[in-house]
Context: one part of a larger RNA
RNA sequence: CUCAGGCUAGGGAACUCGGCAAAUUAGCCCCGUAACCUAGGGAGAAGGGGUGCCUGCGGUUCUGCGGAUCACCCGUGGAACCGCGGGCCGCAGUGACUAGGGGGUCCUGACUGUUUAAUAAAAACACAGCUCCCCGCUAGCCCGAAAGGGUUAGUACGGGGGGUGAAUCCUGGCCACUGGCGGUACGUGAAGCCCGGGUACAACCGGGUGAAGCGCCGCUGAAGGCCGGGGGUAACUCUGACCCUCUUAAGGUAGCCAAAUGCCUUGCCGGGUAAGUUCCGGCGCGCAUGAACGGAUCAACGAGGGCCCCACUGUCCCAGCCUGGGUCCCC
Repeated sequence: CUCAGGCUAGGGAACUCGGCAAAUUAGCCCCGUAACCUAGGGAGAAGGGGUGCCUGCGGUUCUGCGGAUCACCCGUGGAACCGCGGGCCGCAGUGACUAGGGGGUCCUGACUGUUUAAUAAAAACACAGCUCCCCGCUAGCCCGAAAGGGUUAGUACGGGGGGUGAAUCCUGGCCACUGGCGGUACGUGAAGCCCGGGUACAACCGGGUGAAGCGCCGCUGAAGGCCGGGGGUAACUCUGACCCUCUUAAGGUAGCCAAAUGCCUUGCCGGGUAAGUUCCGGCGCGCAUGAACGGAUCAACGAGGGCCCCACUGUCCCAGCCUGGGUCCCC
C1' cells in the first nucleotide's frame, strides 16, 4: 500500500450524480395507532412499555395412583400454560446466534407474475377487464406442392385475428385522403364466344358481348389517420363574452400540463432552505397535451424514478488505532 473485519472524541450527509457503503431498527408479549380507502385495507402504520434469575401465591388444561354418593368430586403425585406479588445481579436479561430503520409527497405501471442464460428486472412483456373484425362448420384461421394435418374428436357462453390494459368518471369533431364493407342504370374492362374483313385453310385486323376489378354512389374511426389563420371590440388600464374576414373533410370537446411531453427556460407566482437549474402546489394561444397509438383519477402493490423530514452513522470534517490475509525478504 492492498483485501476482509473491529472500534473511535466532537460534529452528523457538510460526502456524493445519488446516504452508494455502513450504521440504526430487529424476536415475542402488552398498550396504542393518522390521512386516505375500491371498506378488504392502510397496520408490524407511527409511538410507547415489558423480557434474566431466585422465591411465594392464585388459576386453566392434561395426566399417574387411591377413594367416592363415579362424566362432576375428594386425597396425593406429575406435565404444559396463564396471571399477581416479594427478592437478587450486571452498563446491558430476544445479554451470543437469530432478527423490519421509519415517515411525508410526487411521477409511473392497477395488482401477483414475465424478461435480455453471461453488462439492462424496468414505466418494457403479460395480465383479468373493455372493444373491434373474421367465422354457421365440407366454416374461419394456420402448416403443406399435394395428399393430409392443427385449431377439434371443438360448434358462436365456440374458435381465430387486431387494439387497449383492474375498478371508477369518461371516450368529443372530421369519411376530403388511404383502407374496409355495401350498392350499381352507366363508363372502362382479358381470354373465350358471336359478327364482319382477311386467308383456297389459318395466322392476323375490326366490331360486338362482357366477370372480377377500377371509375361512380353510399356507409364505416375502440379502421390508417386528421382535428387552422388574420383583424377589431366593454365608461381608467388590461382582458375580450361579442363582431368581421380568409380558409378546411373537420378546425382539439371533456380533461390534463413547463408533465417520462414546453424549444425559448433556471418561464412566472407560491411553498419548502440562510441559500433550491432538482422537488411540491398554482398559472397556460400548449415550439410540439388530449381522449382504447386511450384521457382523467386512483386505494393497494413495486429490489421502478424524483424530492423532503426523523432516526442513525468514519460518507464526510480528518484522520487514528486494532485483528487476520496479501504485497516485500530468506529458505

Overview:
Large-subunit ribosomal RNA, domain IV from Zestosphaera sp., 331 nucleotides, folded computationally. The RNAcentral record of the full RNA draws on ENA. The source organism's lineage runs through Archaea, Thermoproteati, Thermoproteota, Thermoprotei and Zestosphaera.